[in-house]
Context: one part of a larger RNA
Molecule: small-subunit ribosomal RNA, central domain
Organism: metagenome
RNA sequence: UUGGGCGUAAAGCGCGCCUAGGCGGUCUUUUAAGUCUGAUGUUAAAAUGCGGGGCUCAACUCCGUAUUGCGUUGGAAACUGGAAGACUAGAGUAUCAGAGAGGUGGGCGGAACUACAAGUGUAGAGGUGAAAUUCGUAGAUAUUUGUAGGAAUGCCGAUUGGGAAGCCAGCUCACUGGAUGAAUACUGACGCUGAAGCGCGAAAGCGUGGGGAGCAAACGGGAUUAGAUACCCCGGUAGUCCACGCCGUAAACGAUGAUCACUAAGUGUGGGGGGUCGAACCUCCGUGCUCAAGCUAACGCGAUAAGUGAUCCGCCUGGGGAGUACGCACGCAAGUGUGAAACUC
Numbered sequence: 001u002u003g004g005g006c007g008u009a010a011a012g013c014g015c016g017c018c019u020a021g022g023c024g025g026u027c028u029u030u031u032a033a034g035u036c037u038g039a040u041g042u043u044a045a046a047a048u049g050c051g052g053g054g055c056u057c058a059a060c061u062c063c064g065u066a067u068u069g070c071g072u073u074g075g076a077a078a079c080u081g082g083a084a085g086a087c088u089a090g091a092g093u094a095u096c097a098g099a100g101a102g103g104u105g106g107g108c109g110g111a112a113c114u115a116c117a118a119g120u121g122u123a124g125a126g127g128u129g130a131a132a133u134u135c136g137u138a139g140a141u142a143u144u145u146g147u148a149g150g151a152a153u154g155c156c157g158a159u160u161g162g163g164a165a166g167c168c169a170g171c172u173c174a175c176u177g178g179a180u181g182a183a184u185a186c187u188g189a190c191g192c193u194g195a196a197g198c199g200c201g202a203a204a205g206c207g208u209g210g211g212g213a214g215c216a217a218a219c220g221g222g223a224u225u226a227g228a229u230a231c232c233c234c235g236g237u238a239g240u241c242c243a244c245g246c247c248g249u250a251a252a253c254g255a256u257g258a259u260c261a262c263u264a265a266g267u268g269u270g271g272g273g274g275g276u277c278g279a280a281c282c283u284c285c286g287u288g289c290u291c292a293a294g295c296u297a298a299c300g301c302g303a304u305a306a307g308u309g310a311u312c313c314g315c316c317u318g319g320g321g322a323g324u325a326c327g328c329a330c331g332c333a334a335g336u337g338u339g340a341a342a343c344u345c
Stems, first nucleotide, its partner, number of pairs: 004316003007299002012313001014200004021193003025087007033080002035076008049065006090190001091187004095182003102176007109153001113149008124135002161168002205246006214240002219235004257312006265290010294301002318345003327338004
């Protein structure tokens, strides 16, 4: 290996691009490496397996035979591979069209908030389960006007949409990626997967320089309490924001790898096309729900499969020790990646 699995029991890399490799559409001709078949050489003997014989049986012993391997050689040509040619159903290109919080950069807006200035005005305000810390007669809270600032974008808004994932939401301009639909035309298998590699990658965190309204780890204070290093309250610094550079992890989740094909229906919804006067209805792509068959330990899944098959990759193998130690790589650091054993149950 024969022969298991990975939604929740251990197990799908966070996501993409791509190299090697593995796998790969239809037809014709050819080749004969794989494959199949014959011959032959070798595979020492003994032993072993099988069939038979001899010691009364057996052990023992004798005879015959077999297994697979490797080499040489003759042949077969369906399949796989190689070579040549052709094809269009896979894949791609061109044209047109509509949709979208897809990405990057710039400009602009309103609401709210806070601060400051000024007016009105007077004794409280704030906060809580109740309070207090706190703010206020040096005029607060409330109210009106003005100025400034930073962050986030109410309603629309959805069970919506877009993106590979992370994620993406005020309006507008510029640049730009992808997907989809409809008809034709063209290329002619150019495809799928993907070890390594490369890139992207929430939040927090780190470096340098800005910025700083609100919020708020740490911290201070007030309460609560037996205590209260908490929950509640008053403050409040990093941080949260921007630029550039790191970090590279998440319950990075659909806890479900990618691609292709096949297998009842019903009902919503986003985008496009056909159809209709308008509908109904049909169809393609996406996104939900309920379910047939089937699957599942059950829960549930069910054409967006966890069904039935195929290809390729990743991963799992009792619990603890342990995502630890050691080594190596990366990082400014924090740490990350890779990743044991003793021992123990």